The prediction has a mean pLDDT of 81. Transfer RNA from an Eggerthellaceae bacterium, 72 nucleotides, folded computationally. Its Rfam family is "tRNA". The family's RNA type in Rfam is transfer RNA.
RNA sequence: GCCAGUGUGGCGCAAUGGUAGCGCAAUUGAUUUGUAAUCAAUCGGUUGCAGGUUCGAGUCCUGUCACUGGCU
Numbered sequence: 001g002c003c004a005g006u007g008u009g010g011c012g013c014a015a016u017g018g019u020a021g022c023g024c025a026a027u028u029g030a031u032u033u034g035u036a037a038u039c040a041a042u043c044g045g046u047u048g049c050a051g052g053u054u055c056g057a058g059u060c061c062u063g064u065c066a067c068u069g070g071c072u
Base pairs, nucleotide, nucleotide: 001071002070003069004068005067006066007065010024011023012022013021018055026042027041028040029039030038048064049063050062051061052060
């Protein structure tokens, strides 16, 4: 330099173009003499960034950034 892949709550991951969810963690409550475990609830996202297409984009297109792999 060229090609491909990945980027989504604190962490690990889902999501046929049609309300962004799950698990863990965190917080609160219940239970316990107390802790842990268990149960219930809550909180937390401008879906890497900037544009475009569309009635509607995490998803499609373009550019760009970071990371990973391959080729030279």